[in-house]
RNA sequence: GGGCCUUUAGCUCAGUGGUUUAGAGCGUCCGCCUCAUAAGCGGGUGGUCCUCGGUUCAAGUCCGAGAGGGCCCA
Numbered sequence: 001g002g003g004c005c006u007u008u009a010g011c012u013c014a015g016u017g018g019u020u021u022a023g024a025g026c027g028u029c030c031g032c033c034u035c036a037u038a039a040g041c042g043g044g045u046g047g048u049c050c051u052c053g054g055u056u057c058a059a060g061u062c063c064g065a066g067a068g069g070g071c072c073c074a
Base pairs, nucleotide, nucleotide: 001073002072003071004070005069006068007067010026011025012024013023018057027045028044029043030042031041032040050066051065052064053063054062
């Protein structure tokens, strides 16, 4: 220098252009249970969907540029 993949909650990840209006598990907080702890159960908590632009009636989703990360080639 070139090619490919990836970026969504503190972490690991789902997510068909619109009717679950952004979700799950883990974590964390509160409560129940227990003599107490763990486990279990219930509830809460969480996001400018990496940035900027474009397409569209409508974008996390499609397109372009840029940024971070990973792999390969030279």
Predicted 3D model of a 74-nucleotide RNA (transfer RNA) from a Spirochaetota bacterium. The sequence is in RNAcentral, with records from ENA. Its Rfam family is "tRNA". Its family is annotated with triplet codon-amino acid adaptor activity in the Gene Ontology. Taxonomically the source falls in Spirochaetota (Bacteria, Pseudomonadati). The coordinates come from a structure-prediction model, not an experiment, and the mean pLDDT is 82.